[in-house]
RNA sequence: AGAGUUUGAUCCUGGCUCAGGACGAACGCUGGCGGCGUGCUUAACACAUGCAAGUCGAACGGAAAGGCCCAGCUUGCUGGGUACUCGAGUGGCGAACGGGUGAGUAACAUAUCGGAACGUACCGAGCAGUGGGGGAUAACUAAUCGAAAGAUUAGCUAAUACCGCAUAUCUUCUGAGGAAGAAAGCAGGGGACCAUUUGGCCUUGCGCUGUUUGAGCGGCCGAUAUCUGAUUAGCUAGUUGGUGGGGUAAAGGCCUACCAAGGCGACGAUCUGUAGCGGGUCUGAGAGGAUGAUCCGCCACACUGGGACUGAGACACGGCCCAGACUCCUACGGGAGGCAGCAGUGGGGAAUAUUGCACAAUGGGCGGAAGCCUGAUGCAGCAACGCCGCGUGCGGGAUGACGGCCUUCGGGUUGUAAACCGCUUUCGCCUGUGACGAAGCGUGAGUGACGGUAAUGGGUAAAGAAGCACCGGCUAACUACGUGCCAGCAGCCGCGGUAAUACGUAGGUGGCAAGCGUUAUCCGGAAUUAUUGGGCGUAAAGCGCGCGUAGGCGGUUGUAUAAGUUGGAGGUGAAAUCCCCGGGCUCAACCUGGGAAUUGCCUUCAAAACUGUACGGCUAGAGUGUGGGAGAGGAAGGUAGAAUUCCAGGUGUAGCGGUGAAAUGCGUAGAUAUCUGGAGGAAUACCGAUGGCGAAGGCAGCCUUCUGGCCUAACACUGACGCUGAGGUGCGAAAGCAUGGGGAGCAAACAGGAUUAGAUACCCUGGUAGUCCAUGCCGUAAACGAUGUCUACUAGCCGUUGGGGCCUUUGAGGCUUUAGUGGCGCAGCUAACGCGAUAAGUAGACCGCCUGGGGAGUACGGUCGCAAGACUAAAACUCAAAUGAAUUGACGGGGGCCCGCACAAGCGGUGGAGCAUGUGGUUUAAUUCGAAGCAACGCGAAGAACCUUACCUGGCCUUGACAUGUCCGGAACCCUGCAGAGACGCGGGGGUGCCUUCGGGAAUCGGAACACAGGUGCUGCAUGGCUGUCGUCAGCUCGUGUCGUGAGAUGUUGGGUUAAGUCCCGCAACGAGCGCAACCCUUUUCCUUAUUUGCCAGCGGGUUAAGCCGGGAACUUUAAGGAUACUGCCAGUGACAAACUGGAGGAAGGCGGGGACGACGUCAAGUCAUCAUGGCCCUUACGACCAGGGCUACACACGUGCUACAAUGGACAAUACAAAGGGCAGCGAAACCGCGAGGUCAAGCAAAUCCCAUAAAGUUGUUCUCAGUUCGGAUUGUAGUCUGCAACUCGACUACAUGAAGCUGGAAUCGCUAGUAAUCGCGCAUCAGCCAUGGCGCGGUGAAUACGUUCCCGGGCCUUGUACACACCGCCCGUCACACCAUGGGAGUUUACUGCACCAGAAGUAGGUAGCUUAACCGCAAGGAGGGCGCUUACCACGGUGUGGUCAAUGACUGGGGUGAAGUCGUAACAAGGUAGCCGUAGGGGAACCUGCGGCUG
Repeated sequence: AGAGUUUGAUCCUGGCUCAGGACGAACGCUGGCGGCGUGCUUAACACAUGCAAGUCGAACGGAAAGGCCCAGCUUGCUGGGUACUCGAGUGGCGAACGGGUGAGUAACAUAUCGGAACGUACCGAGCAGUGGGGGAUAACUAAUCGAAAGAUUAGCUAAUACCGCAUAUCUUCUGAGGAAGAAAGCAGGGGACCAUUUGGCCUUGCGCUGUUUGAGCGGCCGAUAUCUGAUUAGCUAGUUGGUGGGGUAAAGGCCUACCAAGGCGACGAUCUGUAGCGGGUCUGAGAGGAUGAUCCGCCACACUGGGACUGAGACACGGCCCAGACUCCUACGGGAGGCAGCAGUGGGGAAUAUUGCACAAUGGGCGGAAGCCUGAUGCAGCAACGCCGCGUGCGGGAUGACGGCCUUCGGGUUGUAAACCGCUUUCGCCUGUGACGAAGCGUGAGUGACGGUAAUGGGUAAAGAAGCACCGGCUAACUACGUGCCAGCAGCCGCGGUAAUACGUAGGUGGCAAGCGUUAUCCGGAAUUAUUGGGCGUAAAGCGCGCGUAGGCGGUUGUAUAAGUUGGAGGUGAAAUCCCCGGGCUCAACCUGGGAAUUGCCUUCAAAACUGUACGGCUAGAGUGUGGGAGAGGAAGGUAGAAUUCCAGGUGUAGCGGUGAAAUGCGUAGAUAUCUGGAGGAAUACCGAUGGCGAAGGCAGCCUUCUGGCCUAACACUGACGCUGAGGUGCGAAAGCAUGGGGAGCAAACAGGAUUAGAUACCCUGGUAGUCCAUGCCGUAAACGAUGUCUACUAGCCGUUGGGGCCUUUGAGGCUUUAGUGGCGCAGCUAACGCGAUAAGUAGACCGCCUGGGGAGUACGGUCGCAAGACUAAAACUCAAAUGAAUUGACGGGGGCCCGCACAAGCGGUGGAGCAUGUGGUUUAAUUCGAAGCAACGCGAAGAACCUUACCUGGCCUUGACAUGUCCGGAACCCUGCAGAGACGCGGGGGUGCCUUCGGGAAUCGGAACACAGGUGCUGCAUGGCUGUCGUCAGCUCGUGUCGUGAGAUGUUGGGUUAAGUCCCGCAACGAGCGCAACCCUUUUCCUUAUUUGCCAGCGGGUUAAGCCGGGAACUUUAAGGAUACUGCCAGUGACAAACUGGAGGAAGGCGGGGACGACGUCAAGUCAUCAUGGCCCUUACGACCAGGGCUACACACGUGCUACAAUGGACAAUACAAAGGGCAGCGAAACCGCGAGGUCAAGCAAAUCCCAUAAAGUUGUUCUCAGUUCGGAUUGUAGUCUGCAACUCGACUACAUGAAGCUGGAAUCGCUAGUAAUCGCGCAUCAGCCAUGGCGCGGUGAAUACGUUCCCGGGCCUUGUACACACCGCCCGUCACACCAUGGGAGUUUACUGCACCAGAAGUAGGUAGCUUAACCGCAAGGAGGGCGCUUACCACGGUGUGGUCAAUGACUGGGGUGAAGUCGUAACAAGGUAGCCGUAGGGGAACCUGCGGCUG
């Protein structure tokens, strides 16, 4: 410090996620040792048991228990004494500290800094005292009540308990004269004196009283800071202030009476929710954010609520009283209790420890002290909960062992790892020694919980000690097997559907390590709330537009001031923590000394630039006055012409109207058309314009009146009067609402007609609200420049509107300036598009707004509105994206250009019939398998009776039908008998070969055992190879350069041209490659050479005839090699090019015809059944052999063909002319036989020689005469021929007989542009034969038509739009149905909190007081003063009643929303999305939506 994830790819915006650190943690797996820390975050839930606050006999009366002494005797009991000691009691001090918890609390609670009107026990210091009396009371004794807790009565007694009196330095009060206010003794020692031997008295110590002061502590007040919500905006009657009084330690409405009417609040009062606060802690570069365990400071609380008492201090955790809930005891009458102290228990929970030791240390309480108490504290125990440290060995050791895993079977890896050899002993274990912490207490003596611990000596043996998660990317680390969208994984992206580095296991690698992972939470990364440090044209985001309040900001100059600001000094900012430098535990963690820091607050001094404040000037901002100017600026009134419609009349006659085409509609009762006259409403053609005006909405005939703003020129005046603007207020298109008018046209709704599968639409005919006017509402729009207002600055050029100035040749001129309004464009900015003086540039001021998509601009609440609705405005839940700009493609019922038998023009077919063949389907034991739009279907198959054959049935074999290796035997091989359907089984006979180094070997057959064979079994979606297709379409790319942030672009686009990215020209491109073309074959012409089996012109021979013969090499042919054609020539067109058009010559002319040849790629196209091959599967079978059957089935459907339907024909007779092929297990002549298929015999030919082999259509005749025929030949019968082991299933052919359908074929559809279509026959492969009408070739005869590119199909190039990229067979919207989820409404129901009004009133305090009662003081007494009880008043907790508010839970039913795999209906949007879309509004409709009005261009 970044990374992953939106896309086909890119850049941006933007969210989600990850890597880091942390933790009082928990969970999973694992676990050796030690040190230091930490340990109920949940139920402030309830608590058994023990302990946590006592102490003082030197305050007191004393003696229950124990000790000591004495006595009695019953010898273990009683009595007495003593005070060693001390229960209980009186009294003092403490118990208000220490310890716990965080419920409450949003405020004087905390923090920081200040302040004045206070208190203070113990402690320190000072001064002054400490005299003399009195009356009680607990304990105790006695009696009584009660279960107990406890209580009552009578009697005795002491004090440092209580109460007067005296005194008063002093304090308080005061009318300044005065008045009031204390005290206590105890212990030790002691000379004289006194004394009832304790003592008085003196002294020392500790106390006591009054007062002053200090320190520490506490109470009170102020300023500033301190969470969320405005869907909480008003709150407040003791409220704010004053006066008198009361109260307190003390100021104060703290309380009370009266008076006044104040006080707080957008700088957020009140209300709601949440929360102890700080030092600090975690994180972060910092600023910040989060947090408030342990330690320290403060606060609050102590079962819940209320209350006071005591006291220096409490409204009191281990005190009291009352009320309430709960628990316990009970004899039912009454009582007791409060772990949020330490342990511990139950409960809750994911989760948090021992009912331990000790007061040795530190500290606290009491005491004179010893000492006692101390769950504070010091320690130990439990827990890897955290941090830190250590160990589990170290060095050698290669045959690279065994084993494991992988493997291409060679090996690799685990791996120096192990074994083995040598060494060491930390930690652990055993054992010896054994601390510091300890000083105080007068000395001495004694004193350690931890602890026989730390430390240390010795011994022991490598001996006792390694796991966890991860290994697709992010992110370091890979293979095998299993599984097969299953099981599962997952932080995000995503893996898994048979070859998973992503699941599970194993081996191995990388990581951390006594831990490792996971989960939760916080900060970071996140500049993703942006002060540091973001944005708002199109990504989320500028209010529709003005005016203006508060607020914020503000020109120039001077003086003063010192609030902000800056500097110095001082105080404070507790300690701990963090940081730095040291020190101590072996190191570290940890502990510790010093420093720095604590960014803050306060006080004071100083400065005066800037801001502020006060005062005074200035004129450049702003404004006023005067002259001039333009304008659909606004309001009111009037008026004009054109047009539509309607009415009346005239002319006139059959249609009009409307549409894609129609119909509804109007019209013979006279329409439309046309003329005249009239009525009425609405709107203002031309001018008219990226023209004008207005803040925006918006504004248009003309005239008049009233009125706002703007521009301009020159002066004068005011003197900062300014800018922005939360709230507020005004204006605000269209639609809509209310009332009253008006109503010509148009036109939601509605009706009808069409269209359509439907058509609640688009189109048509009608038509009501409305549109218009007046008045009042509404307050919204794509209210847009999707761009807030104001100010300043920053290159130019070209228009246009309104002014001004200068020049002038007076022109419709030139130059210049300003206010608007447009187009380009530099710099700059921008993600890009683009903006660019009218900024989206550079800066300043102020306001508004944004923070992922959806849910949703919705719900609830509130405000406004007559309503419609508007404004304000969430959450649950859900997704990992949603979005912007640009790029490349693809697509478009977008555009332009071009091509193709693509259409058109023609010819002939298919689709109808019969048959053949293939396919589907069905059937079957099996009908083997594959091929599936074009690009499967006469396809694999160039040939299924057996074989083929893969299928079925049955039989049979198991190293196998086939291959290699080992061993044994035999040559191989031939003939043959029997059983069987055969495979096969059981037999018989013949036969001994070749080479040899004599060991044997080669080939072959048989047998044995094992490695293995075998598979047309699966996967063409694991593959190779081959093939189809777009398409013989003209395209597809690269290098370098350039442009762009980039994907990419350029080149390859443009102008021409071509069959062609063919060529030319131009050009930020220049070149190149694969394709095109050419090179190859064939055909067409010629030449040369060659001459047999082919040829025969000339010469000779010869026949009835015949290249038959001699010969010939001219011609034809054959087959080798050449030539020819190149837009080369001419003319025209073109741009002087490329090229095109025409012509000449030529056998052929613009690629001459045909073939082979198929770019980058697409279709997971086809093929595992040609072959090859990975993986999987079978192995007495999914392998092999055999027989029979099947692949040939048959209601039917489709494809491809053949033959026909006839006269351009059929039949018969005669007769002419090919090419290319094939032939020895072959072609087979001639002759003879047969009607024929064919047969017999047999010549020739391995073929330019012989044979197949007659070509047919054609031509010449004859006949048939339009009919189911002399057309057509299916079907069937009979008889045959041939092939073959065998023609039943299931062959072909022949003859005779039979003679179906069919009379030119619906919708639709196919081929073909010239030697082509059409038509005619011939040959070949496969093959014993053949279901061939198929396939591949060959020649014969031989047309028609193409105007042209509008349309259909396919394709190419450019451009445009896109929400598509699996790419339009795309994407995608809404209703409905089903399931699940969260949520709104909802008659209500329930809980909690709370406001107001009222009732009630415990304990307590204060006031009052008729009753009862009373030791101290007064009084001779009666009595009084004072007190207590009781009663009562005020305040008040719990409780109750009524009525409101708020939150939450729940609720029949109901609303929309989200998610879900394959549902239903349509097709709204994205392309001109097939009616451009969208916004606002209104109406309508199953639903997307449709329509009206206005607006926007996205």